[in-house]
RNA sequence: UACUUAUCGAGAGUGCGGCGAGGGACCUGGCCCGUUGACCCGCACGGCAACCUGCCACCGGCUUGGCAAGGUGCCACAUCCAGCCCCGGCUUGGGGAGAGAUAGGCC
Repeated sequence: UACUUAUCGAGAGUGCGGCGAGGGACCUGGCCCGUUGACCCGCACGGCAACCUGCCACCGGCUUGGCAAGGUGCCACAUCCAGCCCCGGCUUGGGGAGAGAUAGGCC
């Protein structure tokens, strides 16, 4: 990287240094962030708890809850909203798919 499974409306960031105009995955339409320096890179300390891990309880078929924070990950706006399909509907609500992200498994 590919394949596969699960989850994704909750939660959680500041400081310093660097770069210098874009960024929020791709495309389109919106909306938002950005020279009061975003995004990205590095350092320090902090936090969250999705999956793995450990412990406890439940279950004893399938599971569920709590604690910890070791392994990854994450810490603006719902994966920022929408697009494609279905149902109701009559321009609004719900469900699903696709794509993406993260983790486990597997190669």